Model confidence (mean pLDDT): 75 of 100. This is a predicted complex of two RNAs, RNase P RNA and transfer RNA, with 482 nucleotides together. Rfam match: Bacterial RNase P class A. By type it is a ribozyme.

RNA sequence: CCAGACGGCCGGGCGGUCGCUCUUCUUGCCGGUGACGGCGGGGAGGGAGGAAAGUCCGGGCUCCACGGCGACAAGGCGGCGGGUAACGCCCGCCGGGGGCGACCCCAGGGAUAGCGCCACAGAAAGCAAACCGCCCUGGAAGCGUUCGCGCCAAGGGGCAAGGGUGAAAGGGUGGGGUAAGAGCCCACCGCGGACCGGGCAACCGGGACGGCAUGGCAAGCCCCGCCUGGAGCAAGAUCGAAUAGGGAUGUCGCGUCGGCGGAAACGUCGGCAGGCCGUCGCUGGCCGAGGCGUCCGGGUAGAUCGCGAGAACCGCCCGGCGACGGGCGGUCCAGAGGAAUGGCCGCCGCGUCCGCGCUCCUUCGGGAGAGCGGGCGGCACAGAACCCGGCUUACAGGCCGUCUGGUCCA
RNA sequence: AGGGAGAUGGUCUAAUGGUAUGACAACGGCCUUUGAAGCCGUCCGGUGCGGGUUCGAGUCCUGCUCUCCCUA
Numbered sequence: 001c002c003a004g005a006c007g008g009c010c011g012g013g014c015g016g017u018c019g020c021u022c023u024u025c026u027u028g029c030c031g032g033u034g035a036c037g038g039c040g041g042g043g044a045g046g047g048a049g050g051a052a053a054g055u056c057c058g059g060g061c062u063c064c065a066c067g068g069c070g071a072c073a074a075g076g077c078g079g080c081g082g083g084u085a086a087c088g089c090c091c092g093c094c095g096g097g098g099g100c101g102a103c104c105c106c107a108g109g110g111a112u113a114g115c116g117c118c119a120c121a122g123a124a125a126g127c128a129a130a131c132c133g134c135c136c137u138g139g140a141a142g143c144g145u146u147c148g149c150g151c152c153a154a155g156g157g158g159c160a161a162g163g164g165u166g167a168a169a170g171g172g173u174g175g176g177g178u179a180a181g182a183g184c185c186c187a188c189c190g191c192g193g194a195c196c197g198g199g200c201a202a203c204c205g206g207g208a209c210g211g212c213a214u215g216g217c218a219a220g221c222c223c224c225g226c227c228u229g230g231a232g233c234a235a236g237a238u239c240g241a242a243u244a245g246g247g248a249u250g251u252c253g254c255g256u257c258g259g260c261g262g263a264a265a266c267g268u269c270g271g272c273a274g275g276c277c278g279u280c281g282c283u284g285g286c287c288g289a290g291g292c293g294u295c296c297g298g299g300u301a302g303a304u305c306g307c308g309a310g311a312a313c314c315g316c317c318c319g320g321c322g323a324c325g326g327g328c329g330g331u332c333c334a335g336a337g338g339a340a341u342g343g344c345c346g347c348c349g350c351g352u353c354c355g356c357g358c359u360c361c362u363u364c365g366g367g368a369g370a371g372c373g374g375g376c377g378g379c380a381c382a383g384a385a386c387c388c389g390g391c392u393u394a395c396a397g398g399c400c401g402u403c404u405g406g407u408c409c410a
Numbered sequence: 411a412g413g414g415a416g417a418u419g420g421u422c423u424a425a426u427g428g429u430a431u432g433a434c435a436a437c438g439g440c441c442u443u444u445g446a447a448g449c450c451g452u453c454c455g456g457u458g459c460g461g462g463u464u465c466g467a468g469u470c471c472u473g474c475u476c477u478c479c480c481u482a
Stems, first nucleotide, its partner, number of pairs: 001406010012348007020047012049381001053392002056390005061232004074228005079093005094108001095106004109223002114221002116217003131163002133159005142151003171189006190212001191210002195206004236305004246296007256289005266281002269278004310332001312331008349379001350377007358369004411481007420434003428465001436452005458474005
């Protein structure tokens, strides 16, 4: 210098001016005995992110349920050890895979608990099987013949080495062995269950033994182990109008309606010899409905709290390989409710385009570099809404550190 | 805030983990004087995007994107 790996950080800066929101101080007017509240002015201070996003996990907090423990269902997780409030997150390690390497990737328990599936091709796909083939036997017809026989089809039998199919064919390579073959035997490798040694463990190493038996899929059902009560700040708490409705009580009786009561009078109708009886209407009485007033309770609108001093941030030290933990010191750092964090201007930075000349390289097409001037973009992804730890996704451009491979120079 | 369903030619759709089906549309031909209808044929995709499991993925798992629905 080129190509790459990993980790961390920033993500426009400075200034002017006009606003917005919150806190606090102060002040004018109004209301109130007062605390204080409303409207307005002024000063000071704070005011988006690394993801505030997706809402995918885990918690805090709050309410509901619940005597304790366990089980079932449903859902999730899954090598081992650790970290943590917890996690499906993080760290370290193990095993497997990839890369020359730095390093990266892995849902990484169980397939002799059971069920299921394995298309097409292929002889055979799950208690394996035999198409071509190899070998033994057999020898018809035919051919050859040195007349002994040889070649050779069908048939009978052995084998699973070779070929072929397939993603996958019941260990692999080599040697022995055999009629041909085969863990049939042997060596090495793989595998298996025990043993010994190391490690907290996953696992690693070792020598012997077995003689290959149980092919794959569990991100198919399932089995094993572990975890989980439900809901969510519209959780929840406090205060609480107006109107309607509920309850209690007082009052009104003017008007309306209903019920009770029927002494007397009047009227209607009916009965009977009379005058009385019955009936309906009306008036007065009582009660209720109702009107008006006061109080109470529920609770709607609305208001306030929840709401930011915390698993907080910064610095130093200590322990730990690390995630992280501990100690000391310092700091206070957004809190809206149609929802503030913005607009304009100047300088610098950045990106891009154009023009000008210069230098270098050139395969003469062009390319690279820095400089000057001007225009444009107003500058990546994106914006809190109860809070926190993670994960995932988006992101113009830039900076720093460690490491790997290659080339050149000393 | 909580929960559910879906995405397959231009459109609507089918598909036990095993070559992605059909209809309409489009195009060409036949028929007709011509058009429509009818008949025959052809074309159009790698199943929204990325990754994984598997011999093999539209289907199973996972991360995104988009659409629709339900509850308060």